[in-house]
RNA sequence: GACGAACGCUGGCGGCGCGCCUAACACAUGCAAGUCGAACGGAAUUGCUAGCUUGCUAGCGGUUCAGUGGCGAACGGGUGAGUAAGACGUAAGCAACCUGCCUGUUAGUGGGAGAUAGCUGAUGGAAACGUCAGGUAAUAUCGCAUAAUAUAUAUGUAUCGCAUGAUAUAUAUAAGAAAGGAGAAAUCCGCUUACAGAUGGGCUUACGGCCGAUUAGCCAGUUGGUGGGGUAAUGGCCUACCAAAGCGACGAUCGGUAGCCGUACUGAGAGGUUCAACGGCCACAUUGGGACUGAGACACGGCCCAGACUCCUACGGGAGGCAGCAGUGGGGGAUAUUGCGCGAUGGAGGAAACUCUGACGCAGCGACGCCGCGUGAGGGAAGAAGGUUUUCGGAUUGUAAACCUCUGUCCUUGGGGAAGAAAAAAAUGACGGUACCCAAGGAGGAAGCCCCGGCUAACUACGUGCCAGCAGCCGCGGUAAUACGUAGGGGGCGAGCGUUGUCCGGAAUUAUUGGGUGUAAAGGGUGCGUAGGCGGCUUAUAAGGUCUAGCGUGAAAACCCAGGGCUCAACCCUGGGACUGCGUUAGAAACCGAUAAGCUUGAGUGAAGUAGAGGCAAGCGGAAUUUCCGGUGUAGCGGUGAAAUGCGUAGAUAUCGGAAGGAACACCAGUGGCGAAGGCGGCUUGCUGGGCUUCAACUGACGCUGAGGCACGAAAGCGUGGGGAGCAAACAGGAUUAGAUACCCUGGUAGUCCAUGCUGUAAACGAUGCUUACUAGGUGUGGGGGGACUGACCCCUUCCGUGCCGCAGUUAACGCAAUAAGUAAGCCACCUGGGGAGUACGGCCGCAAGGUUGAAACUCAAAGGAAUUGACGGGGACCCGCACAAGCAGUGGAGUAUGUGGUUUAAUUCGACGAUACGCGAAGAAUCUUACCAGGUUUUGACAAUCAACUAACGAAGCGGAAACGUAUUAGGUGCCCCGCAAGGGGAAAGUUGGAACAGGUGGCGCAUGGUUGUCGUCAGCUCGUGUCGUGAGAUGUUGGGUUAAGUCCCGCAACGAGCGCAACCCUUGCCGUCAGUUGCUACGAAAGAGAACUCUGACGGGACUGCCGUUGACAAAACGGAGGAAGGUGGGGAUGAUGUCAAAUCCUCAUGCCCUUUAUAAUCUGGGCUACACACGUACUACAAUGGCCAUUACAACGAGUUGCAAAACCGCGAGGUGGAGCUAAUCUUAAAAAAUGGUCUCAGUUCGGAUCGCAGGCUGAAAUUCGCCUACGUGAAGUUGGAAUUGCUAGUAAUCGCGGAUCAGAAUGCCGCGGUGAAUACGUUCCCGGGUCUUGUACACACCGCCCGUCAAACCAUGGGAGCCGGUAAUGCCCAAAACCGAUAGCCUAACCGCAAGGAGGGCAUCGUCUAAGGUAGGAUUGGCGACUGGGGUU
Repeated sequence: GACGAACGCUGGCGGCGCGCCUAACACAUGCAAGUCGAACGGAAUUGCUAGCUUGCUAGCGGUUCAGUGGCGAACGGGUGAGUAAGACGUAAGCAACCUGCCUGUUAGUGGGAGAUAGCUGAUGGAAACGUCAGGUAAUAUCGCAUAAUAUAUAUGUAUCGCAUGAUAUAUAUAAGAAAGGAGAAAUCCGCUUACAGAUGGGCUUACGGCCGAUUAGCCAGUUGGUGGGGUAAUGGCCUACCAAAGCGACGAUCGGUAGCCGUACUGAGAGGUUCAACGGCCACAUUGGGACUGAGACACGGCCCAGACUCCUACGGGAGGCAGCAGUGGGGGAUAUUGCGCGAUGGAGGAAACUCUGACGCAGCGACGCCGCGUGAGGGAAGAAGGUUUUCGGAUUGUAAACCUCUGUCCUUGGGGAAGAAAAAAAUGACGGUACCCAAGGAGGAAGCCCCGGCUAACUACGUGCCAGCAGCCGCGGUAAUACGUAGGGGGCGAGCGUUGUCCGGAAUUAUUGGGUGUAAAGGGUGCGUAGGCGGCUUAUAAGGUCUAGCGUGAAAACCCAGGGCUCAACCCUGGGACUGCGUUAGAAACCGAUAAGCUUGAGUGAAGUAGAGGCAAGCGGAAUUUCCGGUGUAGCGGUGAAAUGCGUAGAUAUCGGAAGGAACACCAGUGGCGAAGGCGGCUUGCUGGGCUUCAACUGACGCUGAGGCACGAAAGCGUGGGGAGCAAACAGGAUUAGAUACCCUGGUAGUCCAUGCUGUAAACGAUGCUUACUAGGUGUGGGGGGACUGACCCCUUCCGUGCCGCAGUUAACGCAAUAAGUAAGCCACCUGGGGAGUACGGCCGCAAGGUUGAAACUCAAAGGAAUUGACGGGGACCCGCACAAGCAGUGGAGUAUGUGGUUUAAUUCGACGAUACGCGAAGAAUCUUACCAGGUUUUGACAAUCAACUAACGAAGCGGAAACGUAUUAGGUGCCCCGCAAGGGGAAAGUUGGAACAGGUGGCGCAUGGUUGUCGUCAGCUCGUGUCGUGAGAUGUUGGGUUAAGUCCCGCAACGAGCGCAACCCUUGCCGUCAGUUGCUACGAAAGAGAACUCUGACGGGACUGCCGUUGACAAAACGGAGGAAGGUGGGGAUGAUGUCAAAUCCUCAUGCCCUUUAUAAUCUGGGCUACACACGUACUACAAUGGCCAUUACAACGAGUUGCAAAACCGCGAGGUGGAGCUAAUCUUAAAAAAUGGUCUCAGUUCGGAUCGCAGGCUGAAAUUCGCCUACGUGAAGUUGGAAUUGCUAGUAAUCGCGGAUCAGAAUGCCGCGGUGAAUACGUUCCCGGGUCUUGUACACACCGCCCGUCAAACCAUGGGAGCCGGUAAUGCCCAAAACCGAUAGCCUAACCGCAAGGAGGGCAUCGUCUAAGGUAGGAUUGGCGACUGGGGUU
């Protein structure tokens, strides 16, 4: 895009079309084929006339009716079951045929005969339907006469044809027609014969159009001939005989499916699909068979028989056939009225009038399709209300509505009113009072459906919360869904819109046009060769292919163009085109093919050489392993990562000598050689295949490929017979391991070897079929030839083979690249998403194993290739880091502190969880903090802001209460600013009351967020612009060679530059200088004073830059060493943290979106809890002691802090501390040192170590110290004697050790942040562990190895194979029975016409028999389905 459609929602009108796709299922009822009296005799009825007595008879007419007869019923209408060819389409043919009615022409139409229905009578039957007797007519039937250009036979002549033969013509013989009717007549309609035409048929031929080879052989009347029969006619159509043919890989036979075509749909076309409607042909008419009649049938509304079914029946018998039109039931997702009319068109009959016609014309139903029209038009901003949304301003719905002014298509009513109707006139309209026209009325009655994540036009809100649901593909939904549902808005189409189904397209995704096969699916394992396909040069001929022109045909309709008719369109009409085809005639001769003649370059032969693991057979050889024999010799051997099993004192291994036997042939040996491939390797001989080179004598296209076919074909395997040294599946033992049916070890059987058969497969690979030609080079190597040369060499050149590199070209890329995967030609094989599956079934092959051929159901949306960037690797290279190593000190064990988990609890608030949580948020929980719990209270609120009113604010004591709070607008109390003399007024701030919005939330979501932070990591990386390369992702730069702490720098380079990082700039520390110096310092004994040297403080400078020298390096960067220097190679330390990663942490710092809450999840108070305690973990402190403890004496810091503070001296107290208060807002005063040192004591012990715990007594802070603080003194004196597995920190003023200060803070550090004192050891080095960086490599990973992923088992479901068997279907075959019918035979019976005087005959009928045969029966197979206990694998979850 299309549809005979269906379904869902919706539905105003008209026109034109279409409407059982399923059950060729069954059918009630009505209708669908009759007509003719001008063929015939009658009957009934009626009119008239005559005879005439009612009544009867006769005659002439009309109407109706059955019968005889004629024509029609073979058309028209329906359906598509069957049919793959008796069909259809196209084109021919019939010299092998028929044709009623119709047309033209010829000649006729004479004279007779016997019957019969109807009818009458009798009679049988329920009926259907008969039987007998009598008599009767014809255009019914039958002889006779006449007739030929027809027929048959015979004899000729002429012409023609591809042939049988045909045509024309002459003669003779034979047989051989007829019907009348109407009319007053003319005449008309008929009849007979013959010829011709037209129409309609019959038969034959060629070509064309479905699937399956898991259907490969089929066929006995089969193929042909002769004779005969039959037919309208040819013909095995039938029959007898003879021959053995015929068809088939160009697909016979068989199976499945199917009416064919014009057309229709789609498509650029080529094609693909299709056969509803309309038209042509065919087939069928309940199923099967059969003939009759006839011009025509083997007959839809005829007959006979058989079967099934239905109906009637008096049970004896009968009747029927909607796939005609309506209609019914049924089936189904689904398809209409038991309508009107013969008015038109057409048909049958008739002389005609006319009759009949469910053909047809119309109407009805159905949006089933196509086409047209409408549902209003113009104006209208307060941009109304309402809805939706919002950043609350607005936006949008939206000129949309309202409202105003109009119009009248459709609609309603009324009026008028066709064409279709015609060949002289009249008559005749179902549709239909329809179409159409006029008038009036009134915007009144007339819009929905789908969609809005991308494809794909169209977005927001709410609800929901991986639920409900959506979905064509991708996919959406787990609390902010443009994807679900609803709403608003929007988009699309519009009386329709969506969905489903089917076909084509897109799909170059079966590729003729127009694809591929190295790696994506795909080259056969290899050769020989049959059919077939394709094929070198020259000439000639005919003209099969080819090309050109003419003619015929290609029905109509359809299609295209033009014009015309319905108001337009759909639709219809006219004309033209087209129908790309087929046939035929004429012509051309280049090409293809054919024939004939030649040629030599393709191919082959010959001659001369030549290399080789080419093949087969026989023989020979040495080394080695093993075994056996003997000697020597002694305790181990062997084996492994380490071992053990094993062998060995019965003498192994080792070693020497000898022997046996089997298998394989080191070195040479080489991307060397040979072979078609598989494959081939000691030496010699024999036989034998092929290649290459040279010569150019011979043949003269003999060629290439190759479906089937034939042959070869590694290893393993199989059969038979040998052989068996080594090796070695299976097997055994030992190890390893969680296990180890493995890898390792010790043994070891088939097998490996030979002969002879079979098997026929491999990653049989170059994953690359064979042949031919052409298309830059370079460099090796094997074989041969030529040239040049003094020359075996070297060099130049050429042919054949075998490698590498590389241009053009090609390729998706990788790559290939004269040995093509390039450019062309020929032939073969193979492919068409993954899995199922190389499976099942069937066939063929095989002894078996198995091979070959080779599906489907079902299932998935991918599977796959090449390359890219990352990540990863128990891959590689290089490098770095307290990463390891080397060291020092620890942790892990003890006690305590502290944090966490767990448990407990009314609550033990919350957060943080590998590294990167756990002395973390918390720089400090007794109340407060506080978020938790219990209880008591408040509700516009403790807090913010606004409005109004009032009041200054404030606000005790007491009482109640645990307090909050109440009493309480109590008593008390009256401020600030401005104006104003004052009174008074106003204002700021504050309070009370009231009201409405609102406040509040440490409630939730850190996976909605901002900000902040951790980590990789102070690792050296991360990027960009332009250019270049690549189809692209991307690459290059950034890689490489060096160097560095560093992507630091240098060099090179299709890159050149740049940015964020590194470094530097900043702070601090170390040296010096200058300046400034008080509270600091001081050369003066002290102070004062003085001074500006020193220390110190502060500011500003200097200094270090690989700057200098040497060596190395590439003349670089740089490294190493040295000098000088306080300091040397970033001097030490800090701050500084790139792009990014971890949905890392935090909504409980803060901010913030959404959600939730609002007499509570808010606020407030008291008390409790965060401090619990079988336990586990992290981080610390103190120790276990002599490098120590204790006692005594005695030195030396730095950073800091201090007025709600630090606090001196002095005094009291053992002490904590108290009294006290000098001094200090600080270089001034205060806090304020310890280890070390010196002397003494202890003497290795649970101690003079260790200090937990507990008791008692005190001190301090605070409102308060019980839960729950710190300190002191006295007493008590626990564990602990250096810590398992494991694990941490540190490279120098560092570790270790010693004390000091600060923040927080009323009080409360073993924590944290700082400070100084004392002050080490070690680093060979980068193999290993961990982490990181760069390059490279592999990858099936990309959530990125904490990845991906395989198989069994367990469970559910699904389809499927096998399966003892069971039940059907189909097509044939053999035999039996054999209806009806045709044909044949027959004196059994009957018999009008003709012959005969008669008897009888001819002829006919019945009956019987025969041939044939449907249905039926029977038999064994074939084939195809369904079911099936059980069973096999497969798929999905």